The part of an RNA shown here (small-subunit ribosomal RNA, central domain) has 347 nucleotides and comes from an Actinomycetota bacterium.
Context: one part of a larger RNA
RNA sequence: UUGGGCGUAAAGCGCGCGUAGGCGGCUUAUUAAGUCAGGUGUCAAAUCCAGAGGCUCAACCUCUGUCCGCACCUGAAACUGAUAGGCUUGAGUUUGGUAGAGGAAGAUGGAAUUCCCAGUGUAGCGGUGAAAUGCGCAGAUAUUGGGAGGAACACCAAUGGCGAAGGCAGUCUUCUGGGCCAUAACUGACGCUGAGGUGCGAAAGCUGGGGGAGCGAACAGGAUUAGAUACCCUGGUAGUCCCAGCCGUAAACGAUGGACACUAGGUGUGGGGAGAUGAAUCUUUCCGUGCCGAAGCUAACGCAUUAAGUGUCCCGCCUGGGGAGUACGGCCGCAAGGCUAAAACUC
Numbered sequence: 001u002u003g004g005g006c007g008u009a010a011a012g013c014g015c016g017c018g019u020a021g022g023c024g025g026c027u028u029a030u031u032a033a034g035u036c037a038g039g040u041g042u043c044a045a046a047u048c049c050a051g052a053g054g055c056u057c058a059a060c061c062u063c064u065g066u067c068c069g070c071a072c073c074u075g076a077a078a079c080u081g082a083u084a085g086g087c088u089u090g091a092g093u094u095u096g097g098u099a100g101a102g103g104a105a106g107a108u109g110g111a112a113u114u115c116c117c118a119g120u121g122u123a124g125c126g127g128u129g130a131a132a133u134g135c136g137c138a139g140a141u142a143u144u145g146g147g148a149g150g151a152a153c154a155c156c157a158a159u160g161g162c163g164a165a166g167g168c169a170g171u172c173u174u175c176u177g178g179g180c181c182a183u184a185a186c187u188g189a190c191g192c193u194g195a196g197g198u199g200c201g202a203a204a205g206c207u208g209g210g211g212g213a214g215c216g217a218a219c220a221g222g223a224u225u226a227g228a229u230a231c232c233c234u235g236g237u238a239g240u241c242c243c244a245g246c247c248g249u250a251a252a253c254g255a256u257g258g259a260c261a262c263u264a265g266g267u268g269u270g271g272g273g274a275g276a277u278g279a280a281u282c283u284u285u286c287c288g289u290g291c292c293g294a295a296g297c298u299a300a301c302g303c304a305u306u307a308a309g310u311g312u313c314c315c316g317c318c319u320g321g322g323g324a325g326u327a328c329g330g331c332c333g334c335a336a337g338g339c340u341a342a343a344a345c346u347c
Base pairs, nucleotide, nucleotide: 003319004318005317006316007301008300012315014200015199016198017197021193022192023191025087026086027085028084029083030082031081033080034079035076036075037074038073039072040071041070042069049065050064051063052062053061054060090190091187092186093185094184095182096181097180098179102176103175104174105173106172107171108170109153114148115147116146117145118144119143120142124135125134161168162167205246206245207244208243209242210241214240215239219235220234221233222232257314258313259312260311261310262309265292266291267290268289269288270287271286272285273284274283275282276281296303297302320347321346322345329340330339331338332337
C1' cells in the first nucleotide's frame, strides 16, 4: 500500500531475445465505446450530512435539500478508442565506404620456465630478516649445442578499441555477428517496454575422456612463535589446459533498468564525413570514450548533454534491526547447491 522511494542509508533482475499486457508520430473522413451536456426514471421510510424552525437551552422533534450510484432517452465530437484512407520526421531495407583483443574453427611463430641427451668445468647451489628443510663429487649450480612437452603471448599498449552482459590480446587463413559514416532510393508507424517464457552467463565446483611445463588449495617437511592447524621457505596432489556435458552463482559494480525528448560551456582522445587547402593545420558535423565545470538536483559526498537535471512510457525492486536469504513446501541439479520464501521469538 490511491504514499514515499531505489549511486553510497532498505531497494535496478548479471545480461539479451521475446509472448500476453501497458504505452505510442503527423493528417483526413466516419463512428460514438470511453468522455462531456441536458432530460426522465430509480436509489422506501428512519438514520447520516447541510440549512431553517419548535420544546426557556441542549439532547430530542419537525421541515427542506442535494451529493453519489444505476438504467434509459436526446445531443456534442476536441481528446482516447474503433473503422477506412493518406504522409514521412520514428523504425527498418537497399547501395558505397570504414574502424575494431566481437565470435567459431584450423594452421603457425619466437622468447622464457621445466625435463632429457652431449660438451666445458668444479664445489658448492638454492633460499631467507637470518636460517634450515631441499639439490650436489653417482659431478649439481654456471655455460654451450641438440631434443621433448605444456601453458601464456614481452615490446606495440593507451586515461585506447570491440561486445548486450559475462568478457575479448602473438601471427595468418576460412566462416560469421554487430556498429559507425555518407548517399540517394524504397517500405510506410512496421515503434518502446516487457509479467510469464527462453537463451547467454567470470571463477570455483561436478561427470566422462585426454593432457600436465609452470603455478598451486589439500598435504608433508623446514623456520618463526608462548603456541603457529598461518604469514616466510623447500617440496607437492586435485585444479589450472583441451573435448563433450552439467552447474547458474559473484563487490556479475557505473554498487546508477530500458527507450525517447529537452536543458551553458571548456578541454583531451578513438572512428567516419564535409569545407578552407598542395601539405601541415584549422573550421564544422555525426557516433563513441574520459576529465573539469553553469543552471538545476542532492542529507551530504557528489551528479551535471554518457545526469543522480527537466518531463513522458514500460518493467523490476524496497517498506526498522536480528531471527534469515534461514525453516517448511514446491521446482531445478549427479552432487555441491540454486531459485522461490515465511513465522514464532527478540530489541
Background:
The organism belongs to Actinomycetota, within Bacteria. It matches the Rfam family "Bacterial small subunit ribosomal RNA". Gene Ontology terms of the family: ribosome and structural constituent of ribosome. Clan: SSU clan.